[in-house]
This record gives sequence, structure tokens and C1' cells, in this order.
RNA sequence: CACCCCUCGCGGGGUAUGGGUGCAAGUCCCGACCGGCGGUGACAGUCCGCGAACCCCUGUUGCGUGCGACAGGGGCCGAUCCGGUGGAACUCCGGGGCCGACGGUGAGAGUCCGGAUGAGAGCGAGGGCGU
Repeated sequence: CACCCCUCGCGGGGUAUGGGUGCAAGUCCCGACCGGCGGUGACAGUCCGCGAACCCCUGUUGCGUGCGACAGGGGCCGAUCCGGUGGAACUCCGGGGCCGACGGUGAGAGUCCGGAUGAGAGCGAGGGCGU
């Protein structure tokens, strides 16, 4: 130093002092704003992969018997082009686009409220064993 094991910590941003309609909208229209984690010849919301959310199955378990809890597995899973620089960039610079779970709501939500003081990709610190 690397691998393995244990413990602890960390681990998501955003509707303008804006305009329109309306009794009512951060939900509609105009406009504004935001970008998790690892990887990648050089920095990524949009490349490759992962997590979360959502759907389903199996096991155990609880009860008010179709729902909850825990463990494991499967499915689903959005969106980028042009020019420039360069040895190398869908990652940088310039320009123009596009995308964003479920439930709730006086009215349709990436941004409000809720599950969530949750979970988690992973990151860091400390300790231990052996090589």
C1' cells in the first nucleotide's frame, strides 16, 4: 500500500420582492431556477453503469386476511446536438435544445406538502486478521 472483516460519521439542488388567467395556481400560460453516486485519455442532469421512487414474486412474521414489517430476488427506469481548442472532450469554451418517481392539493407540480429524523449508490475516518 492492496484485499477481507468490524465500528462510526457523511451522503440532493431548485419557481424570481417577476408577469398573465382565475374566487382559487410555486400545479395552467409566459418567464425563472436546479442537477445524487462511481467510471470514462480532461471537469458529464443528457455517454457507460449504479442508487432512489414505482410494479411484481419468494421466505419469515404480525394482525383486522389483504395489507404491514423484515430478508432476498426480478421487472421498470428520462433527456444532446452544432461549432471551437486539443494528442485526447457527446465531459472544457461558445451557441442552441431536451429531461425529471409516487401520493396529496380549492386547479394539472423536476422546484410546494407527505412517506422521509426513512432508504441509498457511494465517500471518508478509526480499528482488526492474514498475505
Background
FMN riboswitch aptamer (RFN element) from a Microthrixaceae bacterium, 131 nucleotides, folded computationally. Rfam family: FMN riboswitch aptamer (RFN element). Rfam describes the family as follows. The RFN element is a highly conserved domain that is found frequently in the 5'-untranslated regions of prokaryotic mRNAs that encode for flavin mononucleotide (FMN) biosynthesis and transport proteins. This element is a metabolite-dependent riboswitch that directly binds FMN in the absence of proteins. In Bacillus subtilis, the riboswitch most likely controls gene expression by causing premature transcription termination within the 5' untranslated region of the ribDEAHT operon and precluding access to the ribosome-binding site of ypaA mRNA.The FMN riboswitch structure, reported in present an FMN-bound six-stem junction, adopts a butterfly-like scaffold, stapled together by opposingly directed but nearly identically folded peripheral domains.